The prediction has a mean pLDDT of 83. Predicted 3D model of a 72-nucleotide RNA (transfer RNA) from a Lachnospiraceae bacterium. Rfam family: tRNA. The family's RNA type in Rfam is transfer RNA. RNAcentral holds the sequence, with entries from ENA.
RNA sequence: CCCUAUGUAGAACAAUGGUAGUUCAGCUCACUGUUAAUGAGAAGGUUGGAGGUUCGAGUCCUCCCUUAGGGG
Numbered sequence: 001c002c003c004u005a006u007g008u009a010g011a012a013c014a015a016u017g018g019u020a021g022u023u024c025a026g027c028u029c030a031c032u033g034u035u036a037a038u039g040a041g042a043a044g045g046u047u048g049g050a051g052g053u054u055c056g057a058g059u060c061c062u063c064c065c066u067u068a069g070g071g072g
Base pairs, nucleotide, nucleotide: 001071002070003069004068005067007065010024011023012022013021018055027041028040029039030038048064049063050062051061052060
C1' cells in the first nucleotide's frame, strides 16, 4: 500500500429497509436477625464519525477512524 471482517446500553450479544431488544451487571422494592439466593419493578442507547440514497437507514452506497485477519 491492497483485500476481508468488525464496531449497537457498564459487559456479552440480537434486530427481513418499517416502534432498537435479550441476558448478565448496576439501581429501587419485597422477602430476612443480616448478607446471599429468590421474586417484582423501573432506568440506562447521538447504533464508531461525516456525507449520500430512500416516504423511512443499525441495515444499502461513499469517505474517515478503531480492532482483528490475510496479501504484497